Context: one part of a larger RNA
C1' cells in the first nucleotide's frame, strides 16, 4: 500500500412527518381615499434587540354585548410591579385618540425634514394651544374693458366636486417586432404584446332603417352545432364566417308628463359580524405509555376531522341537530320629499366622388358599416335594406336616449375538496424572505424545517486554560435521542484483526 471483516469519523441521501404551498368547488365581498388611502419613517413595554400590536390617550382609552378564572402578545425563561366575581385577560359591535412622510394640499424639499402667514383663546412678554391658507372644474357673489346696454376679463380662505392607490376582468384612443411563409416585400404573427384614458361589480351590447325568402322569425349577451363548411388568400403560408337548429337567460321602455330617477324612512322576515347546548365505556394483558389485543357493554339525525405517551364513535376539542345579539351592517315592503332635463321623429344627415379603416371578405363584380376632404337629397304620396346594378316583390323606419338576467374576472373573506407537493418537491419565500447578498441604477435574488410523550435540557464529581472537549453520576423507553440532537445511505478519512506484497 492492497483485499476482507469488525468498529468508528465525516457527510446528510433515504424513510417517516408538516407548520407551508398548489389546484379547484360553494358562498361572500368586489373597493379604499382630502372625515387624508395604499405604502412607509419614527416612536411606544419596568426590560437591550427583532417581530406583532398600537400612536404622545401609543402591546393601548371609553362604551355595549359574549365568555367565565385567571391574566399583563411572540422569539423568551426568570424577576420586578400590578390587574382580576365591583367580572380581569380573551372574542365581537360602536366610539375616541391617531406623531411625521406619502395624492400630500400654506411655501420649499435630497420622502419621513426645513421655513412661513392669517384668525381665535390664554399670556405683561417670550410664547403655548386650536383652526385655517394647494391646484383644477362646476356653481354663486362682487367687479368689470375696447363699447351705451352688455360681453370678454378680474377677484373670492364663498358652496359643491375632483386628484391618489388597487390582482384580474371591461370599453375606448394609439399600436410593434421576433416569428411563419422553410429567403422575402403583399400576407402572417395581431389589432397580440405594450402605452394612454375611462368605468363598474361586472363592463360592453341591446328593443330592428334586423334577418329571411314569397314560408316566416322577432332586442342584446353567452354556450353547443352548423363547419374547418361557404368563402378570403403572393389562391402561398395561412385566415375563416353567416343563414338555420339546440340550449342558458328572458323585459321592455322614454323624448309623447309618464315610465322613471335621486334622497330620506326603514315594518316583517332572513343574513353577517361574538357565542350556547350537544349522546354513549369499563375491566384485564403486553408495554415507558393503550387508543393495540382479550372480555363484556353503550350511543348514533353525531362512525367528517383533529388531539391525547402506539391505532379512541363512547377521554378532550369537535361533529349531526338545535338555540342565540345590547350594537352595527346587508336584504328591502311601505310612505314622504324633490326632480322630471335636453329634445320635439332626429340635415350639413342619407346618398355621391376621392383617400383610408372595419366587416372571415387582401379592390375584387364588392354590397354593408365607418369617415379625413369635396359635395349633397327626399320628408311617410317619403326613405333604407334584401352582397355590383335594374325591375317586381318582401321587409324595416336611420340621422335622439335608457334598460335587469344569462357572460368575464379574483387583490380579498369563510367553508369544503384533491389517483396535487412533501423541504433540491410545493410559491422565490414551511424558518423574521422579496430578507441576506449583488448592482450607480432599472433590476437580480438565495441558503436555511424535525431532541423527547414531557425539558425530565444532564445537580454533583473528575481531567482540562475558572476553556473547548470529554469521562463518571443522574433523567429518560431510548442519550450511538445531549441540544452540530429522528432515521443516518454513498463518496471520503481512520482504528483493530487476518491475509497478500
Nucleotide at each position: 500500500c492492497g483485499c476482507a471483516c469488525a468498529c468508528g469519523g465525516u457527510g446528510g441521501a433515504u424513510g417517516c412527518c408538516u407548520a407551508g404551498g398548489c389546484a379547484g368547488c360553494c358562498a361572500g365581498a368586489g373597493g379604499c381615499g382630502a372625515u387624508g388611502a395604499a405604502a412607509g419613517a419614527c416612536g411606544u413595554g419596568g426590560a437591550a434587540g427583532c417581530c406583532u400590536g398600537c400612536g404622545a390617550u401609543a402591546a393601548g382609552g371609553c362604551u355595549c354585548g359574549g365568555c367565565g378564572a385567571g391574566g399583563u402578545g411572540g422569539c423568551a425563561a426568570a424577576c420586578a410591579a400590578c390587574c382580576u366575581g365591583u367580572g380581569a385577560c380573551c372574542c365581537g359591535g360602536g366610539c375616541a385618540u391617531c406623531u411625521c412622510u406619502g395624492a400630500a394640499u400654506g411655501g420649499g424639499g435630497a420622502a419621513a425634514c426645513c421655513c412661513a402667514c392669517c384668525c381665535a383663546g390664554c399670556a405683561c412678554a417670550a410664547g403655548c394651544u386650536g383652526g385655517g391658507u394647494a391646484u383644477c372644474c362646476c356653481g354663486c357673489a362682487c367687479u368689470g374693458a375696447a363699447u351705451a346696454c352688455a360681453u370678454a376679463g378680474g377677484u373670492g380662505u364663498c358652496g359643491g366636486g375632483a386628484g391618489g392607490c388597487g390582482a384580474a376582468c371591461c370599453a375606448g384612443g394609439g399600436g410593434a417586432a421576433c416569428u411563419g411563409a422553410a429567403a422575402c416585400a403583399u400576407c402572417u404573427a395581431a389589432g397580440u404584446a405594450c402605452c394612454c384614458u375611462g368605468a363598474g361589480g361586472a363592463a360592453a351590447a341591446g328593443a330592428a332603417a334586423u334577418c329571411a325568402a314569397c314560408c316566416g322569425a322577432g332586442a342584446u349577451u353567452c354556450c353547443c352545432c352548423c363547419a374547418g363548411u361557404a368563402g378570403c388568400g403572393g389562391c402561398g403560408a395561412g385566415c375563416g364566417a353567416a343563414c338555420g337548429g339546440g340550449g342558458a337567460c328572458c323585459a321592455g321602455c322614454c323624448c309623447u308628463u309618464a315610465a322613471g330617477c335621486a334622497u330620506g324612512u326603514g315594518a316583517c322576515u332572513g343574513a353577517u359580524u361574538a357565542g350556547g347546548c350537544g349522546a354513549a365505556c369499563g375491566c384485564g394483558c403486553u408495554g415507558g405509555g393503550a387508543a393495540g389485543c382479550g372480555c363484556g357493554g353503550c350511543c348514533a339525525u353525531a362512525g367528517u376531522g383533529g388531539g391525547u405517551g402506539a391505532u379512541a364513535g363512547c377521554c378532550c376539542c369537535g361533529u349531526a341537530g338545535u338555540c342565540g345579539a345590547a350594537a352595527a351592517u346587508c336584504u328591502g315592503a311601505u310612505c314622504a320629499u324633490g326632480u322630471g332635463a335636453a329634445a320635439u321623429c332626429g340635415a350639413g344627415u342619407a346618398g355621391g366622388u376621392c383617400g383610408g379603416g372595419g366587416c372571415a371578405c387582401g379592390u375584387g363584380a364588392a354590397a354593408c358599416c365607418u369617415u379625413g376632404a369635396c359635395u349633397g337629397a327626399a320628408c311617410a304620396u317619403g326613405g333604407g335594406g334584401g352582397g355590383a346594378c335594374c325591375a317586381u316583390c318582401c321587409u324595416c323606419c336611420a340621422a335622439g336616449g335608457c334598460u335587469a338576467a344569462a357572460u368575464a374576472c379574483u387583490c380579498c373573506u369563510g367553508g369544503c375538496u384533491g389517483a396535487c407537493c412533501g423541504a433540491u418537491a410545493g410559491u422565490g419565500a414551511a424558518c423574521c424572505a422579496g430578507u441576506a447578498c449583488c448592482g450607480u441604477g432599472a433590476g437580480g435574488g438565495a441558503a436555511a424545517g424535525g431532541c423527547g410523550a414531557a425539558a425530565a435540557g444532564a445537580a454533583c464529581c473528575c481531567c482540562g486554560g475558572a476553556g473547548a472537549g470529554g469521562g463518571g453520576a443522574g433523567u429518560g423507553a431510548a442519550a450511538u435521542a445531549g441540544a452540530u440532537c429522528c432515521u443516518g445511505a454513498a463518496a471520503c478519512c481512520g482504528u483493530g484483526u487476518g491475509c497478500g506484497u